This is a predicted structure of a 72-nucleotide RNA (transfer RNA) from a Bacillota bacterium. Rfam family: tRNA. It is annotated as a transfer RNA. The sequence was found in a public genome assembly. Lineage of the source: Bacteria > Bacillati > Bacillota. Model confidence (mean pLDDT): 82 of 100.
RNA sequence: GCCGCAUUCGUCUAACGGUUAGGACGCUAGCCUCUCACGCUGGAAAUAGGGGUUCGAUUCCCCUAUGCGGUA
Numbered sequence: 001g002c003c004g005c006a007u008u009c010g011u012c013u014a015a016c017g018g019u020u021a022g023g024a025c026g027c028u029a030g031c032c033u034c035u036c037a038c039g040c041u042g043g044a045a046a047u048a049g050g051g052g053u054u055c056g057a058u059u060c061c062c063c064u065a066u067g068c069g070g071u072a
Base pairs, nucleotide, nucleotide: 001071002070003069004068005067006066007065010025011024012023013022018055027043028042029041030040031039048064049063050062051061052060
């Protein structure tokens, strides 16, 4: 250089083109407790960036970025 794969809450991980973008851990509020922990109930938090296709894109296409692998 060329080819391929990956990129989603703080972390890990789901999501037939129509989901309120779900779950676990963590964080946080309340309850419980003399207090903490445990436990219970709630809450906040994410689609790498840009463009295209489509009535509709996390999902399909292109470019860019980052990482990984392959190849001469």